[in-house]
RNA sequence: CAAGUAAGCCGGGUGGCCGCCGUUUCAGGGCCCAAUAAACUCUGAAAGGGAGGAAAGUCCGGGCUCCAUCGGGCAAGGUGCUGGGUAACACCCAGGAGGGGCAACCCUACGGACAGUGCCACAGAAACAUACCGCCAUGGCUACCCCAUGGUAAGGGUGAAAAGGUGAGGCAAGAGCUCACCAGCGGCUGAGCGAUCAGCCGGCUAGGCAAACCCCACCCGGAGCAAGACCAAAUAGGAGGACUAUAAGGAUGCCCGACCGAUGUCCUCGGGUUGGUCGCUCGACCCUAGCGGUAACUCUAGGGCUAGAUAGAUGGCCACCAGUCCGCCCGCUUGCGGUCGGAUUACAGAACCCGGCUUACAGGCUUGCUUGGUCU
Repeated sequence: CAAGUAAGCCGGGUGGCCGCCGUUUCAGGGCCCAAUAAACUCUGAAAGGGAGGAAAGUCCGGGCUCCAUCGGGCAAGGUGCUGGGUAACACCCAGGAGGGGCAACCCUACGGACAGUGCCACAGAAACAUACCGCCAUGGCUACCCCAUGGUAAGGGUGAAAAGGUGAGGCAAGAGCUCACCAGCGGCUGAGCGAUCAGCCGGCUAGGCAAACCCCACCCGGAGCAAGACCAAAUAGGAGGACUAUAAGGAUGCCCGACCGAUGUCCUCGGGUUGGUCGCUCGACCCUAGCGGUAACUCUAGGGCUAGAUAGAUGGCCACCAGUCCGCCCGCUUGCGGUCGGAUUACAGAACCCGGCUUACAGGCUUGCUUGGUCU
């Protein structure tokens, strides 16, 4: 320098003018009242605040709220190598195994196929125990051809997949039939918390699919801030029906037990209001330092405060600057610099709040590592 790989960061700036939504203070008005103040509300002024790395998709996990409360079982759903982190997770960290890459590094729904069932298209004789061709033996027939019976998975053929693979011995021909090495399985010993790894021994060994049913282990009640609480307003505390005490009913798939259960509960119909306040933003929060830990992360100390709209504010225009791209011209060190002109600055907009994942993104920056080249 080039190519790659991993991680992190920024994602326009300044000024002017005109606007929008909250907060605080001040001034004025309204409402209310006998009157004043407060509260509420309107207007104006000043000060100060006002989107993101994904605010997105709403896919996981939690907090919070309500269903009066508690427990058991079934169904349904989810997760699925091991150990750890966490409030929790399908997330994160570390490790194992398998796969890809020369490497840095990356990817993996990665439990079980001797519990059972099912499936394996086409082709092929056969898709799990079967002989189509071939080889060999015997018989018809002494031999060849041919036929029949039997043996044979070495060879051919089919297929994504066919009897562990390669070589040697052996045999009528063959075959783990025997042997060596390799793969797999089982046992023993050792290392490791474990997944697993290493060594030795053994019999040689009947495929794949569980993102098919299923089995095993573990986790799981439901609804969601339009949750929910209060005030105001409105209506007539409306009509009909069910249940009568071990009752109906009550947690929202089903069942059971406890418990609650009369100014009651449940179902259906009809009517009214559809304004405001709280919830609402200080939180499993952020930053820095230190202890522990390989790490994720935990703990301790100090510091910081950072939008709360409700039909939904956070914007628009102009000028200059900055980045990128294109064109003309000029200069030279020949791919860089400069003048001028034009275009462009993405993805995208909080709505109860967090932790993740996934997806989108003009352009730019930083660092570690790998491979190759060149120079010293």